[in-house]
RNA sequence: GCCGCGGUAGCUCAGGUAGUUAGAGCACAGCUCUGAAAAAGCUGGGGUGGUCAGUGCAAGUCUGACUCGCGGCA
Repeated sequence: GCCGCGGUAGCUCAGGUAGUUAGAGCACAGCUCUGAAAAAGCUGGGGUGGUCAGUGCAAGUCUGACUCGCGGCA
């Protein structure tokens, strides 16, 4: 330099066919339980979806450029 895959919550990831309110597990906070804690149960907070443009009534989803990570080729 070229090719492929990926960047979504603090962490690991889903959503891949544009359309319902952006979700799960863990973590965190509160409550229940306990003498107290752990475990368990219930509730809650936390995202402008890597950045910038484009298409479109509508973009996490499609297109382009850039950027970061991983792998391959040279």
A computed fold for a 74-nucleotide RNA from a Candidatus Nealsonbacteria bacterium, annotated as transfer RNA. It matches the Rfam family "tRNA". By type it is a transfer RNA. The coordinates come from a structure-prediction model, not an experiment, and the mean pLDDT is 82.